[in-house]
């Protein structure tokens, strides 16, 4: 310096044009004498800026970060 892949809650993954899903972890609450384990509920996410589009987390651009591979 150039290619290619990625960037979605605290964490690990779904989902690919139409109100974003699960898991683990966190909060409540029920159960215990208590914890624990378990069952209910609940809170929390599309890296940053544009474009396309009725409608973008998905399609293009360009910025950052990441991880590869090539000089």
């Nucleotide at each position: 310096g150039g290619g290619c892949u990625c960037u979605u809650a605290g964490u690990c993954a779904a989902a690919u044009g139409g109100u974003a899903u699960g898991a683990c972890g966190c909060g409540a609450c029920g159960u215990u004498c208590g914890c624990a384990a378990c069952g209910u509920c609940g809170a929390a996410g599309u890296g940053c800026g544009g474009g396309u589009u009725c409608g973008a987390u998905u399609c293009c651009c360009g910025c950052a970060g990441a991880g590869u591979c090539c000089a």

Notes: This is a predicted structure of a 71-nucleotide RNA (transfer RNA) from a Candidatus Micrarchaeaceae archaeon. The prediction has a mean pLDDT of 83. Rfam family: tRNA. It is annotated as a transfer RNA. The sequence was found in a public genome assembly.